Description
Small-subunit ribosomal RNA, 5' domain from an uncultured bacterium, 502 nucleotides, folded computationally. Its Rfam family is "Bacterial small subunit ribosomal RNA". The RNAcentral record of the full RNA draws on ENA, Greengenes and SILVA. Model confidence (mean pLDDT): 88 of 100.
Context: one part of a larger RNA
RNA sequence: GGAUAAACGCUGGCGGCGUGCCUUACGCAUGCAAGUCGUACGAGGUUGAGGGCUUCGGCCCUCAACCUAGUGGCGGACGGGUGAGUAACACGUAGGUGACCUGCCCGGAAGUGGGGAAUAACCGGCCGAAAGGUUGGCUAAUACCGCAUGUGGUCACCGGUUAGAGUCCGGCUGACUAAAGCCUUCGGGCGCUUCCGGAGGGGCCUGCGGCCGAUUAGCUAGUUGGUGGGGUAACGGCUCACCAAGGCGACGAUCGGUAGCUGGUCUGAGAGGACGGCCAGCCACACGGGGACUGAGACACGGCCCCGACUCCUACGGGAGGCAGCAGCGAGGAAUCUUGCGCAAUGGGCGAAAGCCUGACGCAGCAACGCCGCGUGGGGGAUGAAGGCCCUCGGGUUGUAAACCCCUUUUGCAGGGGAAGAUAGUGACGGUACCCUGCGAAUAAGCCACGGCUAACUACGUGCCAGCAGCCGCGGUAAUACGUAGGUGGCAAGCGUUGUCC
Numbered sequence: 001g002g003a004u005a006a007a008c009g010c011u012g013g014c015g016g017c018g019u020g021c022c023u024u025a026c027g028c029a030u031g032c033a034a035g036u037c038g039u040a041c042g043a044g045g046u047u048g049a050g051g052g053c054u055u056c057g058g059c060c061c062u063c064a065a066c067c068u069a070g071u072g073g074c075g076g077a078c079g080g081g082u083g084a085g086u087a088a089c090a091c092g093u094a095g096g097u098g099a100c101c102u103g104c105c106c107g108g109a110a111g112u113g114g115g116g117a118a119u120a121a122c123c124g125g126c127c128g129a130a131a132g133g134u135u136g137g138c139u140a141a142u143a144c145c146g147c148a149u150g151u152g153g154u155c156a157c158c159g160g161u162u163a164g165a166g167u168c169c170g171g172c173u174g175a176c177u178a179a180a181g182c183c184u185u186c187g188g189g190c191g192c193u194u195c196c197g198g199a200g201g202g203g204c205c206u207g208c209g210g211c212c213g214a215u216u217a218g219c220u221a222g223u224u225g226g227u228g229g230g231g232u233a234a235c236g237g238c239u240c241a242c243c244a245a246g247g248c249g250a251c252g253a254u255c256g257g258u259a260g261c262u263g264g265u266c267u268g269a270g271a272g273g274a275c276g277g278c279c280a281g282c283c284a285c286a287c288g289g290g291g292a293c294u295g296a297g298a299c300a301c302g303g304c305c306c307c308g309a310c311u312c313c314u315a316c317g318g319g320a321g322g323c324a325g326c327a328g329c330g331a332g333g334a335a336u337c338u339u340g341c342g343c344a345a346u347g348g349g350c351g352a353a354a355g356c357c358u359g360a361c362g363c364a365g366c367a368a369c370g371c372c373g374c375g376u377g378g379g380g381g382a383u384g385a386a387g388g389c390c391c392u393c394g395g396g397u398u399g400u401a402a403a404c405c406c407c408u409u410u411u412g413c414a415g416g417g418g419a420a421g422a423u424a425g426u427g428a429c430g431g432u433a434c435c436c437u438g439c440g441a442a443u444a445a446g447c448c449a450c451g452g453c454u455a456a457c458u459a460c461g462u463g464c465c466a467g468c469a470g471c472c473g474c475g476g477u478a479a480u481a482c483g484u485a486g487g488u489g490g491c492a493a494g495c496g497u498u499g500u501c502c
Stems, first nucleotide, its partner, number of pairs: 001502004006498005013374006019367002021332001026330003030327003035074003040071002043068011081285003091209007100202003105198008113147001115145002122137006152177005157171004181190003211257003218248003223245008260282004264275004287308005310321004338364001340363003346360001347358004377407004387398004412439006421429001446491005451472003457486005467474002
């Protein structure tokens, strides 16, 4: 000098775009953040219309629209947060998979036949303070279970390709193996089942690359390899039994410390050094620890179970909870925001659709926290006013600075018009941006420094005191170095200081 997720002191007019708990991965009141589908299903309810009955209280039937607790489906594995852990195939890069998976979507082939038994809801009984539970009875389905068919697929067997085939290609026979309906304007539409291929997504493996310490030198028993069993979508000591005795290490094993990694960011002429906040990709985590279930996908932030700590409710028997989602609170800290508006846009989930949900997102609010832009006026104006300060008392300086004259209106205030963003409709932002008119120089300047480095000097006060200070150093009676004033220099809605990096 540059940089900064900054903080502190003084000061502070406006706009645009960004950014905003770096500390306790500390604890959390309250609200919201993941639902949706009635065109899968039974049932219940509300309203309206029509009809029947009536002891005028109402009851029953049909139709239509709407609502939804439950069964069922899809989604809740995305999106959003955080950086604790992790020195590891976690990440980056280049590959491999003859060792693999893939719901929804796309292309293609074939099929969708015929049966059965239950169970929520509901009704009745019972237990409990509650959370909830139990028992008897009824019922539906795209829920569940047999049977049939088998294009196909799987297994056994054979052949081929290959260095190597259980895995790729082809083949005989045998065995096993599927389905679900709903809507309809009757044309069809949406689905369902099996298989092949694709796209996108993922699992696993490998070469190479990126921290510190040797005041850590030896480490290792599922350890290293084999055979076999199990397990997985899949290879594998992943797991287990047996057998062998291996495997790693000064090219730094092991141990300890530190740390999420990257695209990138800052600096630098570069080489390099430092960093990894916002944004994007990957990983890991979700009160601490462990576990599995469901599922195409999880070992699952707003799912389940167990242990633990903590908080809350309780009728003391027992229960409930998890903001590292958005806001917000307490605590910690030098320090970090609104319990806002909207689904209008973009995107996501569900749905045939209408649509519903969406603290993702789009906006607004707060903060000079940063960057950029603009303004606080422009021209004229000497007798060089007054005042201040200095003075050798002559004067000098502040200083064209002010006053005063002329002009302008960015900004401001007031009035009027008024968007784009939205393919037909739909705008939170927002009567915003922007445009026009009017008013009036009006509403708007500070901070730091002035001994040398380093640009800018005098007076007074103080008297090694009070104080200054980045280094050298100033202050003990004339201090350009302390404090104040005038003046001057620098930067400017900022200016200084401190921390950190180059």